[in-house]
RNA sequence: AGGCCAGUGGCUCAAUUGGUAGAGCACCGGACUCCAAAUCCGGCGGUUGGGGGUUCGAGUCCCUCCUGGCCUGCCA
Numbered sequence: 001a002g003g004c005c006a007g008u009g010g011c012u013c014a015a016u017u018g019g020u021a022g023a024g025c026a027c028c029g030g031a032c033u034c035c036a037a038a039u040c041c042g043g044c045g046g047u048u049g050g051g052g053g054u055u056c057g058a059g060u061c062c063c064u065c066c067u068g069g070c071c072u073g074c075c076a
Stems, first nucleotide, its partner, number of pairs: 001072007010025004019056001027043005049065005
């Protein structure tokens, strides 16, 4: 320098052909218990890595940049 993959709640990951952003764990409250754990019920939490574009509508498509990983190459 070139190519490929990934980036979504605190963490690990989903999201079909572009059509209301979800699950588990964690956290908070409650039930249960002598207390706790486990279990059950409820709740909180996101400008989907940044910017721009296309579209009635973008996590999804296009451009660019950033971060991480892998591969190839160049110089020394």
Predicted 3D model of a 76-nucleotide RNA (transfer RNA) from a Nitrospinaceae bacterium. NCBI's taxonomy places the organism under Bacteria, Nitrospinota, Nitrospinia, Nitrospinales, Nitrospinaceae. The prediction has a mean pLDDT of 81. Rfam family: tRNA. Its family is annotated with triplet codon-amino acid adaptor activity in the Gene Ontology.